[in-house]
The RNA shown here (transfer RNA) has 64 nucleotides and comes from a marine eukaryotic metagenome. The RNAcentral record of the sequence draws on MGnify. Its mean pLDDT, the model's own confidence on a scale to 100, is 83. Rfam family: tRNA. The family's RNA type in Rfam is transfer RNA.
RNA sequence: CGGUGGUGUAGUGGUUAACAUGCUGGCCUGUCAAGCCAGAGAUCAGGGGUUCAAAUCCCCUCCG
Numbered sequence: 001c002g003g004u005g006g007u008g009u010a011g012u013g014g015u016u017a018a019c020a021u022g023c024u025g026g027c028c029u030g031u032c033a034a035g036c037c038a039g040a041g042a043u044c045a046g047g048g049g050u051u052c053a054a055a056u057c058c059c060c061u062c063c064g
Stems, first nucleotide, its partner, number of pairs: 001064003006021004014052001023039005045061005
């Protein structure tokens, strides 16, 4: 300094945690790929604290 869907990242206090890629289904195609549409998937490393409200601020621990 970092840890956030399978992977790579965004989100630096506010109400459905976003994007890309991958995955599943459909459309399209002679088939595949590409393209288009839809969907599933992260209780944000763990615990505690502050706050009306924490992925976000503070403390401890674990991992790189």